This is a predicted structure of a 347-nucleotide part of an RNA (small-subunit ribosomal RNA, central domain) from an uncultured organism.
[in-house]
Context: one part of a larger RNA
Parts: sequence; C1' cells; structure tokens
RNA sequence: CUGGGCAUAAAGGGUGAGUAGGCGGCCUAGCAAGUCAGGUGUUAAAUCCUUCGGCUCAACCGAAGUAAGCACUUGAAACUGUUAGGCUUGAGUGCAGGAGAGGAGAGUGGAAUUCCUAGUGUAGCGGUGAAAUGCGUAGAUCUUAGGAAGAACACCAGUGGCGAAGGCGACUCUCUGGACUGCAACUGACGCUGAGGCACGAAAGCGUGGGUAGCGAACAGGAUUAGAUACCCUGGUAGUCCACGCCGUAGACGAUGAGUGCUAGGUGUUGGAGGGUACAACCUUCAGUGCCGGAGUUAACACAUUAAGCACUCCGCCUGGGGAGUACGAUCGCAAGAUUGAAACUC
Repeated sequence: CUGGGCAUAAAGGGUGAGUAGGCGGCCUAGCAAGUCAGGUGUUAAAUCCUUCGGCUCAACCGAAGUAAGCACUUGAAACUGUUAGGCUUGAGUGCAGGAGAGGAGAGUGGAAUUCCUAGUGUAGCGGUGAAAUGCGUAGAUCUUAGGAAGAACACCAGUGGCGAAGGCGACUCUCUGGACUGCAACUGACGCUGAGGCACGAAAGCGUGGGUAGCGAACAGGAUUAGAUACCCUGGUAGUCCACGCCGUAGACGAUGAGUGCUAGGUGUUGGAGGGUACAACCUUCAGUGCCGGAGUUAACACAUUAAGCACUCCGCCUGGGGAGUACGAUCGCAAGAUUGAAACUC
C1' cells in the first nucleotide's frame, strides 16, 4: 500500500453552516470526451507466449506467428459526460395553524439563607460515632417586628419539551432563530456530503473592573489514627455571580459521523391533522420520543423502521503493548497550556 475495520477489542472529528472537490431525480433530442467494436501503423534484437522443425528425449538451437499499450482512422449511442428543451416526486418558497426550560435584553416576585437594629427572655447553643475547636452573661440559641444584601428559582416535573452540539427550568414585556402539521398556489434539481478555512463550544483556569448571602479548592484549628499533609467537625481565601475580553478542552457519550431508499409486529408517550362521538372511547395519518420483540446482523453482550439489518454517496479515523499523546520543530495563547506529532530502545 492493499485487504479488513471503527457501540464495548485500535478506531466517528465536541458541534454547526459552508468553499474547493466527490457524488447526484424523471422524459426527449443532439454531440461523441469517457466507453465499446473494426481497420492500419508501431511496439529493435534477444527473451516470454503459441505452432512447427533439428540434436535418440530434454536442456539447447532454428523458423513462423502473435500481444496489451500508443498513434491515426471508420463506426455504435445503452451508460457516464456535455449542449438544448421539458417535467414534478427531491429541495425550496407561499398561505393557514397549534406546541416548546430554543436564544438575547429589560423589568418584577415570593420562599429560604446570612447579616444589622429593636423587643421579649436566660444559660446555654452548636456539632459528632463520641467529642473538641467555635459561639454565648459585652446576653447567644429560641422567638417577634422592621431593614439590607447576594445567589438560586420548591411544588408543577414527566425514559415530558426545545436546541446543531455545549446546553436550556419563577413570572412579565420587547427583539429574535428553528422545527412540526394542513393546503397544494409558486420556483423547477436550485440537491447530498464536505479537505482546508470560519463560527459556536460544559466545568475549571486567565486579564480588567465590579459584586460577594450561601457554598467553598488553598489555608488554620479541633478530632480520628501507629501516623492522618485525608475521610468527620469549626472557621475560611481564591472561585462560584455580573460586564467585557481570552482559553478551546471533557467519560464534549447513544463511548454509535451526515444524507437517502428498502426491510415483521406489539405497547406507552409528546406535538399536530382528518374521521368518529352529546362529551368521551375509538380509527387513520405525519413528525418526535421510550420500552418489548422477529427476520437479519454480531466474537459474544446485544442491536433490531430512532439498526449495530440490506444497499448507495461523501467526510473523519484505526493498523500489536510500552516508550507517548512524550521529545523536537511549527502554529495558536497573557499564562496555564492547546493543536499537529515521531524515533531510539524494549516486550
């Protein structure tokens, strides 16, 4: 390299829109680049191959013939391509609807927590397996009233919903993206995938400025213990929150790339539409989301119309374990580091 693979053995890019490229629906006509058929030329000699001949055979020797390829030429027109014309089922637009924690900004709310002030009130509170550190006669805990602050939104809540993924959950308003259903009015292949590049991307971390109630790495103390740089307890700084800018990684998981078509059923659920009904039940259908299960697949486990089944198109990735996601170089970054990514050696 090929072959073979990528849920769990090595292997799906964290995700998206999209450039080049690759691939691409139905019908008609033309062209003939690919394709196919014929002809001519060429393909040095030797060799190879086929046929025949000569050494008793053979090796060996001799003779004749031939090839793919390339060039030119004549034709074919199914397929690919291309040109022209047409179509509507792919794709998109329109109109009419209902659903949703989809995104951004502004405002509002109640419960809880902590703190502050005041009242009542007196000796404990807190914490644990048990304790102690800690708090409290300078009046704590408990309780009542008032006030302040920040953060998170109980119940509803659901293998419920929305989003490309990360993710999104109090309420109201403004701005805004997408999906779905029905109608079939319009465009007429406008499609799929997508190297590079671009954008988004949890948590932690970084920069500047704010904020800081609770929680809480580090740190301090108390316990435990042989020790205890831990688990438990009392405190507590960064951080967690906001604005702007970086970082670009995760078990970024369904450990399962995207798209299209085909292939038994059963049962739940969400959003529509149609039928049905007094209201329901119920039936049909589309889109999503679960469970069970057959064929088939699979090393097994299992997957099974939401495929890991049967096929096609495009991208990414794997090639024994360790060394190592390391070194070196390069690019990016304020840094932390990220991306790309070996070899010697060893089993």